[in-house]
A computed fold for a 99-nucleotide RNA from a Methylophilaceae bacterium, annotated as TPP riboswitch aptamer (THI element). It was read from a public genome assembly, where an Rfam model found it. The source organism's lineage runs through Bacteria, Pseudomonadota, Betaproteobacteria, Nitrosomonadales and Methylophilaceae. Its Rfam family is "TPP riboswitch aptamer (THI element)". Rfam describes the family as follows. Vitamin B(1) in its active form thiamin pyrophosphate (TPP) is an essential coenzyme that is synthesised by coupling of pyrimidine and thiazole moieties in bacteria. Its mean pLDDT, the model's own confidence on a scale to 100, is 80.
Parts: sequence; C1' cells; structure tokens
RNA sequence: AGGCAUUGCUAGGGGUCUGUGUAUGAAUAUAUGCAGUGAGAUACACCCUUUGAACCUGAUGCGGGUCAUGCCGCCGUAGGAAAGCAGAAUGCUUUCCUA
Repeated sequence: AGGCAUUGCUAGGGGUCUGUGUAUGAAUAUAUGCAGUGAGAUACACCCUUUGAACCUGAUGCGGGUCAUGCCGCCGUAGGAAAGCAGAAUGCUUUCCUA
C1' cells in the first nucleotide's frame, strides 16, 4: 500500500414446516394456544446478495432417525439464483520498501 471480514447507509433476493389441544365445521379446511427443529415457521423480524449452500430445481429422490416433519446426512466441485457506496478502528492475509 492492497484484498477480505466485522460496521454503517441505500437497494434487492428468499423461506414460512411438523405434531397436538380448543373453537367453527361435512372435512384432509380456517382461526388460535402449546410443543419439536432452526438464524428465521408471515416477523418490517431473520438470513442472503456473484469470494453467492440465503433460497429454488432435481424430489412423491436415497440412507438414518422421530409422535411427526428437509429433523440429520447424502445428492452438491450438479443446474439455477439477488449490489452499490463509505470514514475510522480491529482481526486475517498478500505485496513492496527500510532496518
């Protein structure tokens, strides 16, 4: 001196399951409480934005496990998928100069 991460601002992308109780009810449905997993289960909250596993497709997939569920793993160096700016400090890293 550069890069990345942390930070701030603005913009954009994404997911929302399973079990059970209560009420309505013909009901597999709707509303709501509790429980399980998780960052997040419709919260202006959480996560992610190309150095992209946030998320989607494959998938009514395969193996394990559970009351049940992408609950865990594989699939996955697969195919897609949404960005810009900025001062200081700290951490990591690269290069140059000097001692």